[in-house]
Overview: The RNA shown here (transfer RNA) has 88 nucleotides and comes from Aurantibacter crassamenti. Its Rfam family is "tRNA". The family's RNA type in Rfam is transfer RNA. Its family is annotated with triplet codon-amino acid adaptor activity in the Gene Ontology. Its mean pLDDT, the model's own confidence on a scale to 100, is 82.

RNA sequence: GGAGGAAUGGCAGAGUGGUCGAAUGCACCAGUCUUGAAAACUGGCGAGGGUCACACCUCCGGGGGUUCGAAUCCCUCUUCCUCCGCCA
Numbered sequence: 001g002g003a004g005g006a007a008u009g010g011c012a013g014a015g016u017g018g019u020c021g022a023a024u025g026c027a028c029c030a031g032u033c034u035u036g037a038a039a040a041c042u043g044g045c046g047a048g049g050g051u052c053a054c055a056c057c058u059c060c061g062g063g064g065g066u067u068c069g070a071a072u073c074c075c076u077c078u079u080c081c082u083c084c085g086c087c088a
Stems, first nucleotide, its partner, number of pairs: 001084007010026003018068001028044005046059004061077005
């Protein structure tokens, strides 16, 4: 330099244009159990704004676009991975 792939809650990771700001597992928090822990089971559990607390609003690497509607399609940028090639 060429080709291809990927980027999603704390981590891993699924995710047909409408069911999604969102599976599942792990982690974490609370509880049950226990003498106490562990294990098991039950419930909860992304971030920011907003609120006394809810409600509500925004957010899927950054930016832009298509569409009634985008994590999902398109463009661009960034980063990472694989293969090929070149130099040394």
Record summary
The organism belongs to Aurantibacter, within Bacteria.